[in-house]
This is a predicted structure of a 61-nucleotide RNA (Fluoride riboswitch aptamer (crcB RNA motif)) from Dokdonella sp.
The model forms 100% of the base pairs in the Rfam consensus.
Its Rfam family is "Fluoride riboswitch aptamer (crcB RNA motif)". Rfam 15.1 lists 2,293 matches to the family in 1,982 species.
The prediction has a mean pLDDT of 80.
NCBI's taxonomy places the organism under Bacteria, Pseudomonadota, Lysobacterales, Rhodanobacteraceae, Dokdonella.

RNA sequence: UGCGCGGCGGGAGAUGGCAUCCUCCCCGAACCGCCGCAUGGCUGAUGAUGCCUGGCCACGU
Numbered sequence: 001u002g003c004g005c006g007g008c009g010g011g012a013g014a015u016g017g018c019a020u021c022c023u024c025c026c027c028g029a030a031c032c033g034c035c036g037c038a039u040g041g042c043u044g045a046u047g048a049u050g051c052c053u054g055g056c057c058a059c060g061u
Base pairs, nucleotide, nucleotide: 009026010025011024012023013022016052017051018050019049020048021047033042034041035040
């Protein structure tokens, strides 16, 4: 100096908040949706679960 492993810690998982779990990354990283030649078009607030907020559709009062 480089690499690997472990501990502590930090960060991320296509748009918000809290909690739990899972996965990934260690700052030149993880991550940054899909379709279309293009103009342009499409799905979802989760990685998963619960609740809240917001959005869309249908029905009832």